[in-house]
Parts: sequence; C1' cells; structure tokens
RNA sequence: GCAGCCGCGCAGGCGAUCGCGGGGCUCGUCGCAAGACGGGCCUCGAGGAAAGUCCGGGCUCCGCAGGACAGGAUGCCGGGUAACGCCCGGUGAGAGAAACCUCGAGGAAAGUGCCACAGAAAAUCAGACCGCCCGAUCCGCUCUGGCGCAUCGGGUAAGGGUGAAAAGGUGGGGUAAGAGCCCACCGCGCGAGCGGUAACGUUCGUGGCAAGGCAAACCCCAUCCGGAGCAAGGCCAUGUAGAGGGGCGUCCGAGGGUCGUCCGCCCGAGCCCCUGGGUAGGCCGCACGAGGCGUUCGGUAACGAGCGCCCCAGAGGAAUGACCGCCGGCACGCCAAGGGCAACCAAGGCGCGCAACAGAACCCGGCUUACGAGCAACUGCUACC
RNA sequence: GGGCGCAUAGCUCAGCGGAAGAGCGUCGCCCUUACAAGGCGAGGGUCGGAGGUUCGAUCCCUUCUGCGCCCA
Repeated sequence: GCAGCCGCGCAGGCGAUCGCGGGGCUCGUCGCAAGACGGGCCUCGAGGAAAGUCCGGGCUCCGCAGGACAGGAUGCCGGGUAACGCCCGGUGAGAGAAACCUCGAGGAAAGUGCCACAGAAAAUCAGACCGCCCGAUCCGCUCUGGCGCAUCGGGUAAGGGUGAAAAGGUGGGGUAAGAGCCCACCGCGCGAGCGGUAACGUUCGUGGCAAGGCAAACCCCAUCCGGAGCAAGGCCAUGUAGAGGGGCGUCCGAGGGUCGUCCGCCCGAGCCCCUGGGUAGGCCGCACGAGGCGUUCGGUAACGAGCGCCCCAGAGGAAUGACCGCCGGCACGCCAAGGGCAACCAAGGCGCGCAACAGAACCCGGCUUACGAGCAACUGCUACC
Repeated sequence: GGGCGCAUAGCUCAGCGGAAGAGCGUCGCCCUUACAAGGCGAGGGUCGGAGGUUCGAUCCCUUCUGCGCCCA
C1' cells in the first nucleotide's frame, strides 16, 4: 500500500443577523373579574436510528382475570435484567488459509404424515436391473482338463447404475461367490469412573450394529402468556326529540359485564336493527425517569452497588430554519519549494464544488432496516529498510 | 399515533411443499359479403424484493417494499 475482519466514538466547530416552538419573569392596552391581545428580557429546543411496529416492559382501563379445551410464543447450558424471542460467558456443530464469523442447537425406537422425478427397490427385520457364484438342461468350440452362449431354479447387498438420500466406513481374514460372518482401527448405542454448577468432555468396559431424512409438517415434552391499548383513561363544557318503523324479552329472564368456545361468577329490565337528527370544543394524562454524566468497588463479561454533579423538547397536523464570515474535512483543476537518471512523487498556495440517512407525538429496554466520514486493534499478501 | 390484512398472466382470482392454472382480454385461423357472437389454436409468469429451513419453496420462517381496511 492492497484485501479482509472486528470494535469504538462522532454526526462539522465558533461568531453575527433575521426567524420558529415550549417555559419563566416583566411592561402596556382592554375588561368588574376570569382573562385576551401586543412588546421586552432570560432560558430550553430531535436521533443513532426519532423509522419499521418485530419482541419485551412501565402506565391506564376492563369484574384482580376461577376451571377445562382451544390458541400463541420460546427451545444446548449457565448467568444478566423490570422483562424479553435481547445481551454476556461457555459447550457442541459448521464455513474460512487466518484474523474471526454463523447456528430456530429439545424429541424422528410415542404416534400420524411426506420423501416428487429417476431407480429393481424409498422405510423396517427393504430391495436382484446389470454384475458375481452354484446347480440343471439345450447348443457350439475343444489340446478331452474344460471353455463359451442361452433358458430355468437358487445364493449374494462386495462392485456397477439411479437418486438429495440405498439400512455403518476403511483394511484384512473368510467364502462357491459374498456378507459384522470373524478381526483391527474409526464411527454409533449402552454402562461405569473422573473433570465440570451444567451443556459437555475424557478414559475404561461392553454390544457386532437393530430403527434414514423432514418437527421454520402435524405432534410430544418443558417453560411462559388474561384482554385491550394514550384515539388507553379521567374531568368539564356543548348538543339532542330519547323522533318514526321492525324484532326479542321481563325470573322458564333478553341482553350485558373487552380473550375464541363451554362451564362457573356478577349485573340485569330493558336490548338489537333500519330511517332521520345532534356534538365533534377545552383541561388533565404529559415528562424526575428501570433518567443522564463522572468516579470508586464487585464481576472474565453482560451487569450490579456506593458516592458526587446535572435537569435535558414536549405543544395543535406538529417548532428546532435561512443566510453571511472564519476555521476544519473530502473531491477536482491550476501553480509549486523540494526529491528522483527517469516514469513519477510531493510540503504548501489559489480557485471551484460537495457534505449522508433522516424529523420526537405516552414513556422505556432491545432487535431489524436506512446511512456519512474517521480512528484503533488483528489477519493475509506485496514492496522497501 | 395505534391495531389488522393483502400482493400469482394485461385485468379479476384459484392453487398452499414435488415446479403454476381458470375466466375475461390479446394474436392467428375457420365461419360471414362484412362485423358481432360462436368454434379451433397460440403467445404471455423474476408467483412484489432479499435472505434462511428443506433433497426441493408460490406455499414454511425472517426482513424490506408497495397497497388497502379499522379506531375517538
């Protein structure tokens, strides 16, 4: 220098002018008052994702939500947390030459289902298409030992072929040919010891090996989940005719009580549909919070605890902007001290241009997605010293 | 702001693990003097994009994009 791989912080800075939104103080005018309007000063004013709404919580209401079934989510182990599907650490598996990365990673001998096409056979103690071997028969050749072709009956899962997948792998023995049939190693199952909190690892013994894949198919197992969402919800004000028509019901009870069904529990005399009409304003919720920053301690870490300091948008279809100057960054063009044999490199100067994704709406913790430039560590290659 | 759903041929929709169809429309031929109707045939698909699970994905999962519905 190039390629890669990880993490970190930032989101141009300062000043001037003119504006915008919230809050506080104050002045003026109007008003009996509440208050309205206008001015001045001070102060605060977006993000790492404010986004998607994919998870989890706070908060609020529904009767504090009982039972059964259904439904949903998660899924190696340990820890963190208010909680999580998030994070940290570890185990196992996988990709890469490495740094390092990825994993929805429980159960396939509980049951059901699927495995297209190809293939002889696609799930149980499977499967003879070619091949190999044995026997019988016919024919041909013959050096009379046999050999070959065909058919039939058997044996065989070593070899070929099909497939994503063919019922352990490699080597040897064995056999008519073969085969865990037998043996060694590897793999697998089971048992025990040791290490570890555990997942798991390792060692020894044992079984010749018997049951492929898919659970992001149904399902089983374990754990968790009441529902809805700030348009939640509360208060005030305003409006209306409780108008017309139809249906159901008043204890043999309609209907309602914010999960789908049923049961249970509670309220219960009104309820439902159609037509027609009205209101659609204000205040609270609403920002001191699982808050931020710094530091010490505990912990490998996520994180936790203590101490100190700080107050940091909140409004309504919704403010945080425009422009100028200086400095900084990047790209391009021109000039250029200087270096080099040369190609070329280059401090610096001038000009011109550019500067991403994006916009709080009850709040918070995550994930995911969008996106700019920079810095540090590590890996590999190349060049030079 | 919050809660749901959908995306398959030009249009309207089926299909929901084994490689995609139907109706209408388009084009060609037949029929007719000609047109319509009718008959026969043909063409047309990144199954919205990307990634994953699986031997295999329109279908299952995740994420993004676009469109639609509901609320006081």